[in-house]
RNA sequence: UGCGUUUCUAACGUGCCUCAGGGUCGGGGAUAGCUCACCGAAAGGUGUGGUAAUACCCGAUGACCCCGCGUUGCUGCAUGGCGAUGCGGGCAAAGGCUUGCUGCCCUGGGAUCGGGAAACGUGCUAUCAGCUAGUUGGUGAGGUAACGGCUCACCAAGGCUUUGACGGCUAGCGGGUGUGAGAGCAUGACCCGCCGCAUCGGGACUGAGACACUGCCCGGACUCCUACGGGAGGCUGCAGCACCGAAUCUUCCGCAAUGAGCGCAAGCUUGACGGAGCAAUGCCGCGUGCAGGAUGAAGCCCUUCGGGGUGUAAACUGCUGUCAGGGUUUAGCAACACAAUGAGCAGACCCAAAGGAAGGGCCGGCUAAGUUCGUGCCAGCAGCCGCGGUAAUACGAACGGCCCGAGCGUUAAUCGGAAUCACUGGGCUUAAAGGGUGCGUAGGCGGAAACGAUAGUGUCUUGUGAAAUCCCACAGCUCAACUGUGGAACUGCAGGGCAUACUACGUUUCUUGAGGUCGGUAGAGGUUGCCGGAACUGUAGGUGUAGCGGUGAAAUGCGUAGAUAUCUACAGGAACGCCAAAGGAGAAGUCAGGCAACUGGGCCGAUUCUGACGCUGAGGCACGAAAGCGUGGGGAGCAAACAGGAUUAGAUACCCUGGUAGUCCACGCUGUAAACGAUGUGCACUAGGUGCCGGAGACUCUCACGUCACCGACGCCGAAGCUAAAGUGGUAAGUGCACCGCCUGGGGAGUACGGUCGCAAGGCUAAAACUCAAAGGAAUUGACGGGGGCUCACACAAGCGGUGGAGCAUGUGGCUUAAUUCGAGUCAACGCGAAGAACCUUAUCCUGGGUUUGACAUGUAUGGAUUAACCUCCUGAAAGGGAGGCCACGCUGUUUACAGUGGAACAUACACAGGUGCUGCAUGGCUGUCGUCAGCUCGUGCUGUGAAGUGUUGGGUUAAGUCCCUUAACGAGCGAAACCCCUGUCGUUAGUUGCUAACAGGUAAUGCUGAGGACUCUAGCGAGACUGCCGGUGUCAAACCGGAGGAAGGUGGGGAUGACGUCAAGUCCUCAUGGCCUUUAUGCCCAGGGCUGCACACGUGCUACAAUGGCGCGCACAAACCGACGCAAUACCGUAAGGUGGAGCAAAUCGGAUAAAUCGCGCCCCAGUUCGGAUUGUGGUCUGCAACUCGACCACAUGAAGUUGGAAUCGCUAGUAAUCGCGUAUCAGCUACGACGCGGUGAAUACGUUCCUGAGCCUUGUACACACCGCCCGUCAAGUCAUGGAAGCUGGGAGUACCCGAAGUCGUGCCAAUUCAGGCAUGCCGACGGUAAGCUCGGUGACUGCGACUAAGUCGUAACAAGGUA
Repeated sequence: UGCGUUUCUAACGUGCCUCAGGGUCGGGGAUAGCUCACCGAAAGGUGUGGUAAUACCCGAUGACCCCGCGUUGCUGCAUGGCGAUGCGGGCAAAGGCUUGCUGCCCUGGGAUCGGGAAACGUGCUAUCAGCUAGUUGGUGAGGUAACGGCUCACCAAGGCUUUGACGGCUAGCGGGUGUGAGAGCAUGACCCGCCGCAUCGGGACUGAGACACUGCCCGGACUCCUACGGGAGGCUGCAGCACCGAAUCUUCCGCAAUGAGCGCAAGCUUGACGGAGCAAUGCCGCGUGCAGGAUGAAGCCCUUCGGGGUGUAAACUGCUGUCAGGGUUUAGCAACACAAUGAGCAGACCCAAAGGAAGGGCCGGCUAAGUUCGUGCCAGCAGCCGCGGUAAUACGAACGGCCCGAGCGUUAAUCGGAAUCACUGGGCUUAAAGGGUGCGUAGGCGGAAACGAUAGUGUCUUGUGAAAUCCCACAGCUCAACUGUGGAACUGCAGGGCAUACUACGUUUCUUGAGGUCGGUAGAGGUUGCCGGAACUGUAGGUGUAGCGGUGAAAUGCGUAGAUAUCUACAGGAACGCCAAAGGAGAAGUCAGGCAACUGGGCCGAUUCUGACGCUGAGGCACGAAAGCGUGGGGAGCAAACAGGAUUAGAUACCCUGGUAGUCCACGCUGUAAACGAUGUGCACUAGGUGCCGGAGACUCUCACGUCACCGACGCCGAAGCUAAAGUGGUAAGUGCACCGCCUGGGGAGUACGGUCGCAAGGCUAAAACUCAAAGGAAUUGACGGGGGCUCACACAAGCGGUGGAGCAUGUGGCUUAAUUCGAGUCAACGCGAAGAACCUUAUCCUGGGUUUGACAUGUAUGGAUUAACCUCCUGAAAGGGAGGCCACGCUGUUUACAGUGGAACAUACACAGGUGCUGCAUGGCUGUCGUCAGCUCGUGCUGUGAAGUGUUGGGUUAAGUCCCUUAACGAGCGAAACCCCUGUCGUUAGUUGCUAACAGGUAAUGCUGAGGACUCUAGCGAGACUGCCGGUGUCAAACCGGAGGAAGGUGGGGAUGACGUCAAGUCCUCAUGGCCUUUAUGCCCAGGGCUGCACACGUGCUACAAUGGCGCGCACAAACCGACGCAAUACCGUAAGGUGGAGCAAAUCGGAUAAAUCGCGCCCCAGUUCGGAUUGUGGUCUGCAACUCGACCACAUGAAGUUGGAAUCGCUAGUAAUCGCGUAUCAGCUACGACGCGGUGAAUACGUUCCUGAGCCUUGUACACACCGCCCGUCAAGUCAUGGAAGCUGGGAGUACCCGAAGUCGUGCCAAUUCAGGCAUGCCGACGGUAAGCUCGGUGACUGCGACUAAGUCGUAACAAGGUA
């Protein structure tokens, strides 16, 4: 106690049905309907008259029925139950019709359907912990069919609860259903069972049964009618309407079947039911055709332009006939004694015709299926990851494809995957997660042995577990869905029998767990008191004098009123040096000078005692660092706050000088920590090695030392195992057992609200909305560090010379401009592209003029033998335009001429050309840079789950990942080196244009000539240098140091040579190229201008500032290179630039061409100069079509700044720096002082690697990986969203107290009454309603708090590296 399962009722009822036994006699009075009259709008009502019954009443009879009092048998789990019997009292009936049926009454039984009781099970919540007054029980009474606080009177004080009472929220329950391997999880539509309800609330009546869906009474809300006086109503029945909503059907047919009610029956009723209708809502079945048909139509799409795809697909030919359509017909649903009976469903046959019948989603991965176009972070997509910023398989479209198919997708929901709440089946060192620690209550778990009983447990059996569903078999609709029959199952509950190992229980025993006893032992274990020295500060005194103190450096501060320093004395408080440690103790927090008292625990030893006394431990109790709080003390040092001084952009910090709480003591609170081993407690088991602390032994005759083995505590290394790895590993994070605590993505948040504790601060407990797609762990590779170690470099240092100051040249920025074309921007842009801007160059640079198949290429078509080209003329700035003249070439025919034809050319038209237009962030190629730095990789093997590592690390060494040694590595490749070129020495070969020693000739002189190959030289080939030799060092090594020889010595010097890669580095303006843009223009041609503009700023240079110089005169010595569109000699002219002229030379022959610094002599005499040369004037020369803008050079004149350069910064280590000239490319000329080469003269310095910069290797940290130009925090400001608090305002819910008190049951009184029935009044209870104080849950709320989110806001820079103060 609603439902489910199992029981009980000895505490009960039951109309209709059934069985059995009896009975049915005699009377009586009314009243509906009806009649008449009246009231009312109606609903309805009142009165009069008369009437019937199986309606009602009285009497009789009656028991085995009921009640009371006895006797007695059987029996039960208690109260009791079932019988037999004696006495007393009480109670019944109805007839009807068709004469054999059906009723009626009493009694007992059955069946069915009900009432009642018990056990167990039955959602979430503890931010609900205490609830309860008829409450719990008793006695008695009433009431009921029946037990019972069900109700009442009295008595007692009980009852429930952490196994969750009470409260809040939610919900009908079950059979079943969905899912799942199962266990589970979710669910309770349709069908069946039970319950509840019938407009809301209350109530009873009648009845076998109701407190009654389509009955009654009362109250409330609502609707309707009304004559305003009153009345009526209840679709949560079937249809249907309205409303709500994302959304849910016909106001259909029939009682033919099944069932129900009434009736003797015929039959009547039945929106139950049987059917049909509507909706692709689900499940099932079927169709929308089948066969043939092209190297393959058209269209469309793609294309590498060849072709490919759609695709046998279509057209076309032949065939078939499901469904829909039309017609004919009736097996079955049909069963009633015969007859009759179909609402509908459905079967069979015939006809016609490929006809009427295909869509949806998707195609980036997950996930089956891709191309083109459009778009351009837009429009849009998106389940997650993510697509879209001009080449989108991701958006939109097309074509193609994939998957399903009368469906396909979307949304919502459940289960699964999810072992992602883990019973099956998870975890907690570092990812979320061990309570701060102990003691201990409940609970959970628990050593060895015996006996007993059998609760759990096992097995067998009985009952039940409704039917349907699920499953199996068979069967019926043509199949299936669907349905039928049978079986199994329903894992459950209850009864009985048997078993007794284990668990639990009872009794007895044991000692190994645990504890006690005795004897020892170590210790900063705790509490209290007393004592001590060092240091510090202060006070007093002495000595002493100008500073002290402090810092990166300073200052504040102290000090001549005597500091600091030093000595003496005294005072005070706090902390205890050495010993001291990898040490010891404690439950943890924690505990350290010495001594004493009191006291807790541990460990070792014992032939000692008890006898499981144990482990863990929700709540609870106690302890619990530091800071903080209260009261009272104390206060030396230190030191939050605060003050001052510094630092700084600022500096409310870091540093310094001071300094108060506090730190100390006593008592009381707080109760938290990275309270950490980030590791709960206990027990058992599982290789070793080693250290240290405590204890007691054995051996050596004894002691010491030593050795061996044992117990306990604390560490380190490590096997197996475990672990994501790091790691852990008898002190487990291994293997097991027991118990407790805790976790479930990040943020919001350990926050809000509530509760509780606290004096407060705050603690404990503890959410949600919202938001993100991550947050996190361990390890790896890089990168980075104001981390470390090693090493290198003109990196610094040591030197020499510069730049930055001046003038000029040149490039850039800026400004200007009609235009000042474009690119390059730290190193690695800026004398760069540009190795030559007056025109040209030269460009969408500007202004203006012109042109359109074009300045250039190819093709097609047509025309065509004249144009074009060429020449002349006109116009124009030119380009261009116009006019005129002239006129070819090849082939064929042919008598020249001429005719035909063809290509070039031209004209026209079309394709197209063209673009220094854009994108170097679409690209190729080329280049710069790190960097000539020594690195970058691979194969195989090995290690690791893997990323990856090893090799490449380590020890040496080198310029070098160069080499050697070691070595789980062994080898190899790209780089380094070498090979190549130049140069330095020698040899050899060859001697012209080079050379000239000897011989000869000759000149004013010269290899000038003969001649020569010796020398120099030229340019081919070789040699030489290899740590080869010696000594030392070193690992018997590599190598290094020193030496010899040698022209050269350890890479001899220089060059070329540039690994994997980095910088979206540079270049679309060298070239090439995708895409885009442009096409009478962004193409092309032309004239002029601009690229040269100038308040300014920067880079790179030149010339100087002078005497190591300037000027003049004189005199030496190179190398390399160039020359025909050229170099140009001698000679002459000019002051000169240059001119005239032209010998020679395609060059070891001729020319450019004198090298200069140097050296010698002379002058200058330190000055803005005899330095310096800018600027300007005048006159010239040369190139060129042309020097105005805008060339160079010459001469004369002029003679600026500048007297060695601030901060800062560059180059260079030897034939280098510095200094001096010479040449070349480009080029008509030249703004070249640039660039690239050549030689001449020719230094200084390097102790060294601390620092600056860069680089390499190893290591370390990392929150970085776009990789520190990284990441990232907080306030403020702006917007949006959710939420907390809040004076209040407002709504709901459950109760409490009081007031009112309808209907009605029960009771009482009165009236009336032959009976039955009644009238009036009233008591208790009592719905609705009202009042009051509270509780609780929402909504809203000025203002206010916090949080989250939001491409480019403000301020700083807190964290990540030693993050610049860990």
Small-subunit ribosomal RNA from a metagenome, 1366 nucleotides, folded computationally.
Its mean pLDDT, the model's own confidence on a scale to 100, is 83.
The RNAcentral record of the sequence draws on SILVA.